This is a predicted structure of a 65-nucleotide RNA (Fluoride riboswitch aptamer (crcB RNA motif)) from Nitrospira sp.
Rfam family: Fluoride riboswitch aptamer (crcB RNA motif). The literature on the family includes a 2012 paper in Science by Baker et al., "Widespread genetic switches and toxicity resistance proteins for fluoride".
NCBI's taxonomy places the organism under Bacteria, Nitrospiria, Nitrospirales, Nitrospiraceae, Nitrospira.
The coordinates come from a structure-prediction model, not an experiment, and the mean pLDDT is 79.
The RNAcentral record of the sequence draws on ENA.
[in-house]
RNA sequence: AAAACGGUUGGGGAUGGAGUCCCCCAUCAACCGCCUUUCCGAAGGCUGAUGACUCCUAGGCUAUC
Numbered sequence: 001a002a003a004a005c006g007g008u009u010g011g012g013g014a015u016g017g018a019g020u021c022c023c024c025c026a027u028c029a030a031c032c033g034c035c036u037u038u039c040c041g042a043a044g045g046c047u048g049a050u051g052a053c054u055c056c057u058a059g060g061c062u063a064u065c
Stems, first nucleotide, its partner, number of pairs: 009026005016056006033046005
């Protein structure tokens, strides 16, 4: 010096916010959804405000008053 491990801290987990838990990353990082076709250039289609649970907000669907 590099790599690995541990601790602390910070960041991240396909559309907003909060709590708890889980996971990942250390700035050349974690992360940036899925399906079909394709000449791999690209074209078409679909689900969900969560990584998971609960709540709030926004939106959508159904039923009742």